[in-house]
RNA sequence: GGGCGUGUAGAUCAGUUGGUUAGAUCGCAGCUCUGAUAAAGCUGAGGUCGGAGGUUCGAGUCCUCCCACGCCCA
Numbered sequence: 001g002g003g004c005g006u007g008u009a010g011a012u013c014a015g016u017u018g019g020u021u022a023g024a025u026c027g028c029a030g031c032u033c034u035g036a037u038a039a040a041g042c043u044g045a046g047g048u049c050g051g052a053g054g055u056u057c058g059a060g061u062c063c064u065c066c067c068a069c070g071c072c073c074a
Stems, first nucleotide, its partner, number of pairs: 001073007010026004019057001028044005050066005
């Protein structure tokens, strides 16, 4: 330099062919329980979906460029 892939909550990930309210598990906070922890149960917070544009009535999802990481080729 060329090709491919990944990027969504603190972590690991899902999100079907563009439409709904952006979700799960763990973690975190609170409550119940306990003499007190743990475990268990309940509730909650936490996301400008890597960045910037574009297409569209509508984009996490499609297109372009850029950034980071990984793999392959040279």
This is a predicted structure of a 74-nucleotide RNA (transfer RNA) from Alienimonas californiensis. Rfam family: tRNA. Gene Ontology term of the family: triplet codon-amino acid adaptor activity. The same sequence occurs in records of 2 taxa. The coordinates come from a structure-prediction model, not an experiment, and the mean pLDDT is 81. The organism belongs to Alienimonas, within Bacteria.